[in-house]
A computed fold for a 101-nucleotide RNA from Paenibacillus sp. 7541, annotated as Purine riboswitch aptamer.
RNA sequence: UAUCAUAAUAGUACAUCUUCUCGUAUAUGUGCAGGGAUUGGCCUGCAUGUUUCUACCCGAUCACCGGAAAUGAUUGGACUACGGGAUAUUGCAGCGCGGCG
Numbered sequence: 001u002a003u004c005a006u007a008a009u010a011g012u013a014c015a016u017c018u019u020c021u022c023g024u025a026u027a028u029g030u031g032c033a034g035g036g037a038u039u040g041g042c043c044u045g046c047a048u049g050u051u052u053c054u055a056c057c058c059g060a061u062c063a064c065c066g067g068a069a070a071u072g073a074u075u076g077g078a079c080u081a082c083g084g085g086a087u088a089u090u091g092c093a094g095c096g097c098g099g100c101g
Base pairs, nucleotide, nucleotide: 004101012093014091015090019086020085021084022083023082024081025080026055029048030047031046032045033044034043035042040065041064049056057077058076059075060074061073062072063071
């Protein structure tokens, strides 16, 4: 100096797989039918909305309806589809540094 074997440590690439985050879609929206409650303000179904599968609800505050059939405003929250980014796990490969034979 080169090669081989073993052990330890850290970084990188790839694969695996986990979670988070951002963007796009959709406004968790709209129209309607049947039923139900009124100490309540829901249930079931259909349609529409997305180059889109799925979902289409919950809470809070305020209002409104005086016993009736109808809810409204504001606000907080996601799920799903696709794409971007970041991450924990495991595997494998190569590289550098140090130690032993």